[in-house]
Context: one part of a larger RNA
């Protein structure tokens, strides 16, 4: 020295990002318990007292319930009975220690806030949470060979279920609500019109080409050879109009669909400040609640509180850089190994430090 322990004058968080680590409390019985509340809780709330052992004493009382005895339907029966045995407060007297849940095992507690209803799941090995689930709430699919999934399929799950069912989406007990906008974008629905694929159609052209037909040269001819023009049907090939579906544009609806939810200017008998008015835009121009907020940039905003002191914290105030109503608003009992932030108890966390153990390392033998 290192590691785990223990004790420690005075003070008692002055420690520290922070009471982190340690202390305190602790069983049982009795008296007591607040705000708030979903009337269940809160709650062991908090805060107090008791507890050894002897006598009284076989305490009072209380469980069990043998033999024996009557009865009988003969049952493992009913009805008496009180042996044994266990359990067992409260009074009241004595007694003793420094201590009587004598060792050991066994909640510190309050307040006030945010968050998230709760029990519950989670990053197996740096994160347990305010993330996820969650019951509930709303929308949307799906009439059944359902919708959805897995598979090329055949099947299978859905389900041996049948809309008080099953997928999916978002929300997130519970209480009070949940506003305006449909213009884009999504979806549902509609069918007059425009557009619009494959196919159907074929006007019309091109290519070959029997055949005619021109120059030209060869020839004695019917001709040959060469090189241009026209060209029926037939085959190849192109290939307009025209006819046709969803779909898109169109044309309604629909926000617990995706998503939005202004600006500038004046104006009241101090001043300040605008109920009030004028004006551009918008699809509509933020409403209830809440607000420097887990959201506040200026900001340690201002003001009260609490300290001697208070960038936190509670409470307000609205000037919301950039809260807001199922990517939910605002409360909210209980609950939390959750986050702040204050208090009482209690301690070596500190002022500050010290001894003391049991194992380690080193020295030494």
């Nucleotide at each position: 020295c290192c590691c785990u322990c223990g004790u420690u004058a005075a003070g008692g968080a002055a420690c520290u990002c922070g009471g982190c680590a340690a202390a305190u409390u602790g069983a049982c019985c009795c008296c007591g318990u607040a705000a708030c509340u979903u009337u269940g809780g809160g709650a062991u709330a908090a805060g107090g007292g008791g507890u050894g052992c002897c006598c009284u004493g076989u305490u009072a009382g209380g469980g069990u319930g043998a033999a024996g005895g009557g009865c009988u339907u003969u049952g493992c029966g009913c009805c008496u009975g009180g042996a044994g045995c266990c359990c067992g407060a409260g009074g009241g007297g004595g007694u003793u220690g420094c201590a009587g849940u004598g060792a050991a095992u066994a909640g510190g507690c309050c307040c006030a806030a945010g968050c998230g209803a709760c029990u519950g799941u989670u990053u197996a090995c740096c994160a347990a949470a305010a993330a996820c689930a969650c019951a509930g709430g709303u929308c949307u699919c799906u009439g059944c060979g359902a919708a959805g999934u897995c598979g090329a399929a055949a099947g299978a799950c859905g389900a041996c279920g049948u809309a008080u069912a099953g997928g999916g989406g978002c929300u997130g007990a519970c209480g009070c609500c949940u506003g305006c906008c449909c213009g884009g974008u999504g979806c549902u629905g509609g069918a007059a019109g425009g557009u619009u694929a494959a196919g159907a159609g074929g006007a019309a052209g091109a290519g070959u080409u029997a055949u005619c037909u021109g120059g030209u040269c060869c020839u004695u001819u019917u001709g040959g050879g060469u090189u241009g023009g026209a060209g029926a049907a037939g085959c190849u090939c192109u290939g307009a109009a025209u006819c046709u579906a969803a779909g898109c544009c169109c044309c309604a609806g629909u926000a617990a669909a995706c998503g939005g939810c202004g600006g500038c200017c004046g104006u009241a008998a101090c001043u300040a400040u605008a109920a009030c008015g004028g004006u551009c835009c918008u699809a509509a121009g933020g409403u209830a609640g809440c607000g420097a907020a887990a959201u506040u940039c200026c900001u340690u905003g201002u003001c009260g509180g609490g300290u001697a002191a208070g960038u936190u914290c509670c409470g307000a105030c609205c000037c919301g850089c950039a809260c807001g109503a199922a990517a939910g608003g605002c409360g909210u009992a209980a609950c939390g190994a959750c986050u702040u932030g204050g208090g009482c108890g209690c301690u070596g966390u500190c002022u500050c430090g010290a001894c003391g153990a049991a194992g380690g390392a080193u020295c030494c033998g």